The prediction has a mean pLDDT of 81. Transfer RNA from a Planctomycetota bacterium, 73 nucleotides, folded computationally. The source organism's lineage runs through Bacteria, Pseudomonadati and Planctomycetota. Rfam family: tRNA. It is annotated as a transfer RNA. The sequence is in RNAcentral, with records from ENA.
RNA sequence: GCCCGCGUAGCUCAGGGGAUAGAGCAGGGCUUUCCUAAAGCUCAGGCCGCAGGUUCGAAUCCUGCCGCGGGUA
Numbered sequence: 001g002c003c004c005g006c007g008u009a010g011c012u013c014a015g016g017g018g019a020u021a022g023a024g025c026a027g028g029g030c031u032u033u034c035c036u037a038a039a040g041c042u043c044a045g046g047c048c049g050c051a052g053g054u055u056c057g058a059a060u061c062c063u064g065c066c067g068c069g070g071g072u073a
Stems, first nucleotide, its partner, number of pairs: 001072007010025004018056001027043005049065005
């Protein structure tokens, strides 16, 4: 260089055109306990890597870039 895959919350990942984007862990608060841990309840946290395009509608499809991983000479 070329080919393939992946980029979504602090971390690990779902969601693969239809309206409010979700879970677990981590974090804040509360309950319980003499205290801690565990458990339960609750809250906050993301304009979905960037820019264009298609569409009535894009995290989702297409193109180009950027980053990461793998393959190949």